[in-house]
Molecule: Glycine riboswitch aptamer
Organism: Parvularculaceae bacterium
Parts: sequence; structure tokens; C1' cells
RNA sequence: AGCGUUUUUGCGGGAGAGACCGUGCCGAUUUAUAAGGCACGGCACCGAAGGAGCAACCGCCCCGGAAUCUCUCAGGUACAAGGGACCGCGACAGCGCA
Repeated sequence: AGCGUUUUUGCGGGAGAGACCGUGCCGAUUUAUAAGGCACGGCACCGAAGGAGCAACCGCCCCGGAAUCUCUCAGGUACAAGGGACCGCGACAGCGCA
């Protein structure tokens, strides 16, 4: 130098589910009124940040680890943005093999 693997990191891909209902504020100046935005409350829904539970299985087997399963506390539900388990290709470093 090479191969595998782990954390971090760069790039790319990345699903699901209410443009819901009500109230208030902004918009907003004016006689009145809208699109839209924000906050709060309500019901419905999603699961792939995180979290929790059980399990095949594994182990050092009194006990512990463990999912894309389950729950939905948290998070999320028009487009966009953001987030996003996981996957691919790189970079530094650690460990192992040779």
C1' cells in the first nucleotide's frame, strides 16, 4: 500500500400521514372584507430523529444485549424549506486480518 469493521465527517438518494375544525393576533389603512402567516385549543392520522416495550437470536447465561416488529411520550401530516431510519461513494482516525 490492501481488505474488513467502528465513530466522526463530506456528497448523493431517501417514505408516510388533515391545504382539518375553532378562537385570538398580525395582515389592516379605511365603512366592511380576503389570500396568507403565527399562537393556543380540539379531534383525526403517520413512523424512518430520539425514546419505550416484547421477541427470534446471542452472550460472560442469578442476569444482560437485541429489530425495519409493537407503542406513539416526543417528533411529524399541501408545495417549498427543514428534519429523516437506512443505502451508496469518499476523507481523517481507531481496531482486526494479512